A computed fold for a 325-nucleotide RNA from Thermotoga sp., annotated as Bacterial RNase P class A. The prediction has a mean pLDDT of 79.

RNA sequence: GGAGACGGCCAGGGGGCCGCGGGGGAAACCCUGAGGAAGGUCCGGACUCCGCCGGGCAGGCUGCUCGGGGCAAUCCGAGAGGGGGCGACCCCUGGAAAGUGCCACAGAGAACAGACCGCCAACGGCCCACACGGGUGCGGGCAAGGGUGAAACGGUGGGGUAAGAGCCCACCGCCGGGGCCGCGAGGACCCCGGGCACGGCAAACCCCAGCUGGAGCAAGGCCAAAUAGGGAGGCGGUUGAGGAUGGCCCGUCCGAUGCCUCCGGGUAGGCCGCAUAGAUGAAUGGCCCCCCACGACAGAAUCCGGCCUACGGCCCUCUCCCUAC
Numbered sequence: 001g002g003a004g005a006c007g008g009c010c011a012g013g014g015g016g017c018c019g020c021g022g023g024g025g026a027a028a029c030c031c032u033g034a035g036g037a038a039g040g041u042c043c044g045g046a047c048u049c050c051g052c053c054g055g056g057c058a059g060g061c062u063g064c065u066c067g068g069g070g071c072a073a074u075c076c077g078a079g080a081g082g083g084g085g086c087g088a089c090c091c092c093u094g095g096a097a098a099g100u101g102c103c104a105c106a107g108a109g110a111a112c113a114g115a116c117c118g119c120c121a122a123c124g125g126c127c128c129a130c131a132c133g134g135g136u137g138c139g140g141g142c143a144a145g146g147g148u149g150a151a152a153c154g155g156u157g158g159g160g161u162a163a164g165a166g167c168c169c170a171c172c173g174c175c176g177g178g179g180c181c182g183c184g185a186g187g188a189c190c191c192c193g194g195g196c197a198c199g200g201c202a203a204a205c206c207c208c209a210g211c212u213g214g215a216g217c218a219a220g221g222c223c224a225a226a227u228a229g230g231g232a233g234g235c236g237g238u239u240g241a242g243g244a245u246g247g248c249c250c251g252u253c254c255g256a257u258g259c260c261u262c263c264g265g266g267u268a269g270g271c272c273g274c275a276u277a278g279a280u281g282a283a284u285g286g287c288c289c290c291c292c293a294c295g296a297c298a299g300a301a302u303c304c305g306g307c308c309u310a311c312g313g314c315c316c317u318c319u320c321c322c323u324a325c
Base pairs, nucleotide, nucleotide: 001321002320003319004318005317007315008314009313010312012291013290014289015288016287017286018285020033021032022031023030024029035297039308040307042306043305044304045303046302047216048215049214050213059212060211061210062209063208064079065078066077067076068075080093081092082091083090084089094207095206099205100204101201102200103199116146117145118142119141120140123139124138125136126135127134128133154172155171156170157169158168159167173196174194175193176192177191178190179189180187181186220272221271222270223269230263231262232261233260234259235258242254243253244252245251292295
């Protein structure tokens, strides 16, 4: 100097002018006003209403171990196993030996597999030959070798065979049981047994274990018109309750599914819920000056804790490579 790894921090700063929302004030004016993710709405909780003797099904969430914090979700520390990277370091995590399903492309064949190239003349067939024998891949045998693939049904070596093959043997690997070590996930140190049977995917269904009522601030609560329904009481029965005729009396007309009073529910509307930003057209902005490293992603809508995603810059420590001393 260049590539990275881990962790932490900041999110332009200062001033002036004009505005916007909220609060205070008689007024002048004063105070206050987005984020680390306010985002996605994935998970949990608070809060609210509904439901609820109890239990179950379905659905949902969580899922290696130990310890700790937390109501929970989740997080932190130390570990285990597997995978990736030269490395710092990172990623994954119940069960694939209960069942079902899937495994792209390529390839002959993708799961109790498969003869495409290939190998084989021991056996049967055919041909040559008196015979010994030779030839032929026709019936067939072979999973060794090549090739395809992310993955092709243990590896290396030897024996064996017509050619081959755990067919047999040695070693390695694997599986089961016992011992040993560890609180545990596990380790694979020792012994015994087994030729080996068991590909991958559960972010496919599913199975196992634990937890789990439903809906969500358009939750929900309070106040509350007009009109039209509802309930109770009263008046009225044609000798007229009541209404219209501007008011009153008479008159005239209408008039019994009527009129008056009270109660109750809902609607419009308002308030609360609602916050040391906070509404329901819903604010958080614009211009100018100075400085710097010249400013990314993006903007609240009940609140809080997580997860995930987007994104500019700075710093500590560490790794690898190059160069110089």
Record summary:
The model forms 95% of the base pairs in the Rfam consensus. It matches the Rfam family "Bacterial RNase P class A". It is annotated as a ribozyme.